[in-house]
Predicted 3D model of a 367-nucleotide RNA (Bacterial RNase P class A) from Bythopirellula sp. The sequence is in RNAcentral, with records from ENA. The coordinates come from a structure-prediction model, not an experiment, and the mean pLDDT is 77. Of the family's consensus pairs, 94% are formed in the model. A source record names the gene rnpB.
């Protein structure tokens, strides 16, 4: 130069008016609240709501059993299905990538089409061989048996190669190679690795099928929960003054006591409603230090959104990018990726125009 592997970062600026959310500090006010000034107001995924925990109510003597999830080793972590190292497969010439990776010699199940046969293997062609007919003497047909060395089906056909063997094959027998169990020995915490010997000669694949085996797993979520507390009904007192129909009297009136009740005050329960829970957190930067790394310790520093039907907007300029048209060819017009907090964090998954830097690999080709 040219094709590629791995990762970290950005996701328009700068100004002007209006406005909407909280917040501060000051001014007025008795106070409710007005008003001014300043600063602050969406991600890198805020998504999807998968998974893990903080928090907070509820339920829980201990164990089993059902259901769920996990699933190579060792670390990391609050914690995980998630990160780091690392072993084994599987792709790649390579950097690298991927992997749900425990048991198929517990037991059941299934294995599509094709094919004779799909697991206690199995004879379709072929190839030996025996009867018996036919014959043009080379063989042919039909019947019975042996063979899994040849074809040929399929993702997969019961190890591979020689050799002797035999009617013709065949681990039938032997060498050697692969792979299987088992002892042993070397290095590694481990998962493995890498070597020696021994046996029977050889055993399909499937567990994100059932199952078996190990380990983990209470339920609902901030609309979770806490506090205040209008009215409205209930309860309990108290009764000075006013007052009303009762009651006490045979009746009417006064007066007196009784009841009722307006009032007035206290309780507990809790509706609207306001508060809180709620933004300082397993927090972010920077340094040293220990780890290979994921992470960890220690020190210094920073303060950075908290609405509740729900704030973060809109319009103008001027620069910039990038793509689309168009012509006078460097100007004009138009277009601006994904997508928006909702108690918090930790991952994972998805969706994103444009850009900008690091390491490495593999081919050319120059010196």
């Nucleotide at each position: 130069g040219g094709a590629g592997a791995g990762g970290a970062c950005u996701g328009g600026g700068c100004g002007a008016u209006c406005g909407c959310c909280g917040g501060u500090u000051c001014g007025c006010g008795c106070a409710a609240g007005c008003g001014a000034a300043c600063g602050g107001g969406a991600g890198g995924a805020a998504a999807g709501u998968c998974c893990g925990g903080g928090c907070a109510c509820c339920g829980c003597a201990g164990g089993a059993c059902a259901g769920g999830g996990u699933g190579g080793u060792g670390g990391g972590u609050a914690a995980c299905g998630c990160c780091c190292a690392c072993c084994g497969g599987c792709c790649g010439c390579g950097a690298g990538g991927u992997u749900a990776g425990g048991g198929a010699a517990a037991g059941u199940g299934c294995c599509a089409c094709a094919g004779a046969a799909a697991a206690u293997a199995a004879a379709c062609c072929g190839c030996c061989u025996c009867g018996c007919a036919c014959u043009u003497c080379g063989g042919u047909g039909c019947g019975g048996g042996g063979u899994a060395a040849g074809g040929g089906u399929g993702a997969a056909a019961a190890g591979g190669u020689g050799c002797g063997g035999u009617a013709a094959g065949a681990g039938c027998g032997c060498a050697c190679c692969a792979g299987c169990a088992g002892g042993c020995g070397a290095g590694g915490u481990g998962a493995c690795u890498c070597g020696c010997u021994u046996g029977g000669c050889u055993c399909g694949g499937u567990a994100a099928a059932c199952c078996c085996c190990a380990c983990c797993c209470g339920g609902u979520g901030c609309a979770a929960g806490a506090c205040c507390a209008a009215g409205c009904a209930g309860a309990g007192a108290g009764c000075a003054g006013a007052g009303u129909c009762g009651g006490u009297c045979c009746g009417a009136c006064u007066c007196g006591c009784c009841a009722c009740g307006a009032c007035u005050c206290u309780c507990g329960g809790g509706u609207a409603g306001g508060u809180u829970g709620c933004u300082a957190g397993a927090g972010g930067c920077c340094a040293c230090g220990g780890g290979c790394a994921a992470c960890c310790g220690u020190g210094g520093u920073c303060g950075u959104a908290g609405a509740g039907g729900a704030a973060u907007g809109a319009u103008c300029g001027c620069c910039g990018c990038u793509c689309g048209u168009u012509c006078u060819c460097g100007g004009a017009c138009g277009a601006g990726a994904c997508a928006g907090a909702a108690c918090c964090c930790g991952g994972c998954u998805u969706a994103c125009a444009g850009g900008u830097c690091c390491u490495c690999u593999c081919c050319g080709g120059a010196u």